[in-house]
Context: one part of a larger RNA
RNA sequence: CUGGGCGUAAAGAGUGCGCAGGCGGAUUAUUAAGUCAGAAGUGAAAACUAUGGGCUCAACCCAUAGCCUGCUUUUGAAACUGGUAAUCUGGAGUCCCGGAGAGGCUGGUGGAAUUCCUGGUGUAGCGGUGAAAUGCGUAGAUAUCAGGGGGAACACCUAUGGCGAAGGCAGCCAGCUGGACGGUGACUGACGCUGAGGCACGAAAGCGUGGGGAGCAAACAGGAUUAGAUACCCUGGUAGUCCACGCCCUAAACGUUGUCGACCAGGCGUCGGGGGUAUCAACCCCCCCGGUGCCAAACCUAACGGAUUAAGUCGACCGCCUGGGGACUAUGCUCGCAAGAGUGAAACUC
Numbered sequence: 001c002u003g004g005g006c007g008u009a010a011a012g013a014g015u016g017c018g019c020a021g022g023c024g025g026a027u028u029a030u031u032a033a034g035u036c037a038g039a040a041g042u043g044a045a046a047a048c049u050a051u052g053g054g055c056u057c058a059a060c061c062c063a064u065a066g067c068c069u070g071c072u073u074u075u076g077a078a079a080c081u082g083g084u085a086a087u088c089u090g091g092a093g094u095c096c097c098g099g100a101g102a103g104g105c106u107g108g109u110g111g112a113a114u115u116c117c118u119g120g121u122g123u124a125g126c127g128g129u130g131a132a133a134u135g136c137g138u139a140g141a142u143a144u145c146a147g148g149g150g151g152a153a154c155a156c157c158u159a160u161g162g163c164g165a166a167g168g169c170a171g172c173c174a175g176c177u178g179g180a181c182g183g184u185g186a187c188u189g190a191c192g193c194u195g196a197g198g199c200a201c202g203a204a205a206g207c208g209u210g211g212g213g214a215g216c217a218a219a220c221a222g223g224a225u226u227a228g229a230u231a232c233c234c235u236g237g238u239a240g241u242c243c244a245c246g247c248c249c250u251a252a253a254c255g256u257u258g259u260c261g262a263c264c265a266g267g268c269g270u271c272g273g274g275g276g277u278a279u280c281a282a283c284c285c286c287c288c289c290g291g292u293g294c295c296a297a298a299c300c301u302a303a304c305g306g307a308u309u310a311a312g313u314c315g316a317c318c319g320c321c322u323g324g325g326g327a328c329u330a331u332g333c334u335c336g337c338a339a340g341a342g343u344g345a346a347a348c349u350c
Stems, first nucleotide, its partner, number of pairs: 003322004007304002012318001014201004021194003025088007033081002035077008048066007091191001092188004096183003103177007110154001115149007125136002162169002206247006215241002220236004258317006266295011299306002323350003332343004
């Protein structure tokens, strides 16, 4: 390489959009590029294979045939793929009606709590721990009451719940806005799937400029513990955490499971919507569609387990793996303000 693989053994890109490319529903006609059949030309010799022959055999040599799996020209075939033309509606999409949702952005607003400030009451402690100490407090703390300031986060509801492509999203109100779902018809008529590059988004930490700073808290300081204690515990505490704008682009970015489609027993929940039955009505009950869970048949799996939300049975396209270490490294290149990120070896060694 081929092959075989990618939930946990090596392996699914963090996620989406999408150019090229690959692949692509039903019917009819046509074409003849692919495809198939016939013919002709060519496909050097040697080699190779078969048969026969020559050196006493063999190696070796000679002859004939095959082979040279290919290419070109030409004559046909028309099922399939492709092209062209036309038609269709089961894929895809549009319109209409309807409800659900922490989906996104912006502005406003509420209460609880912490902390700080002012004032009142009040007096010797408070705080903290396994026990202590550092620390705070007679310059009046802690506790308690009233008032005020400020920042950050939203208890209960809350769920095995919902929404989002992923990251992720939660007080309340308003505005702007994306997507999904259900229902009924009508419309477009394959407009589709995937997607190398590319583009966009992308937790936390980190970076730049300017704000903000209550609590928490890397670093740091002190107190303890200990043989030591650059820790775990305690008292403090700065970046940071928050906001605006601009970068960074990583993760156990996990369902460790790429996207899309088709098909293949069931049972029990739950969320959104619809229909039926019943009824005064809400439930209950039955059915359908779309999510989200549990259990389990066939089947799969090394086992664990998975099982209509597949890891079953198949198809399309992309990504990736190929013993461990060296190595999320070196070098080069690209990107970045930097930190670093992406790409990514070898020697050597087991």
Small-subunit ribosomal RNA, central domain from a metagenome, 350 nucleotides, folded computationally. The coordinates come from a structure-prediction model, not an experiment, and the mean pLDDT is 90. Its Rfam family is "Bacterial small subunit ribosomal RNA". RNAcentral holds the full RNA, with entries from SILVA.